[in-house]
RNA sequence: GUUCGGGUAGCUCAGCUGGUUAGAGUACCACGUUGACAUCGUGGGGGUCGAAGGUUCGAGUCCUUUCCCGAACACCA
Repeated sequence: GUUCGGGUAGCUCAGCUGGUUAGAGUACCACGUUGACAUCGUGGGGGUCGAAGGUUCGAGUCCUUUCCCGAACACCA
């Protein structure tokens, strides 16, 4: 340099053929339970989906540019 995969909650990830509210587990907070802790149960907060632009009635999902991580291939003295 080329090609491919990935980037979504603090962390690990899902998200179908574009569709009406963006989710799970875990962590965190509160309450219940306990003499207390843990476990368990119930509830809650937390995101503008890496960034910018475009298409569309509508974009996490499609298109363009770009940044970051990984893999393969190529190049180099």